[in-house]
């Protein structure tokens, strides 16, 4: 310093619901609550998905294309707290 992640310590993040609030919508923000995370931090202008509005075309799907959401879906770069074995 790297690797790894404990029936360790100390902090720390907060699903699903509920309220308020914003958007046509995925969804987001805030306040409540914990299923759960050792990167559940950051980035969507690093790829892939998956969702959502729009358009043309169709009029049963799928498939295109422009704009969106998701980083608790996977990869991927960056940065980080303790500390056995």
């Nucleotide at each position: 310093u790297u690797a790894c992640g404990a029936u360790a310590a100390a902090g720390g993040c907060a699903a699903a619901c509920c309220c308020u609030a914003a958007g046509u919508g995925a969804u987001u923000a805030g306040g409540g609550g914990a299923c759960g995370c050792a990167a559940a931090g950051u980035a969507a202008a690093a790829g892939g998905g998956u969702c959502u509005u729009u358009a043309a075309a169709a009029c049963a799907c799928a498939a295109u294309a422009a704009a969106g959401a998701c980083a608790g879906c996977c990869u991927u770069a960056c940065u980080a707290c303790c500390g056995a074995a």

Predicted 3D model of an 85-nucleotide RNA (c-di-GMP-I riboswitch aptamer) from a Planctomycetota bacterium.
Taxonomically the source falls in Planctomycetota (Bacteria, Pseudomonadati).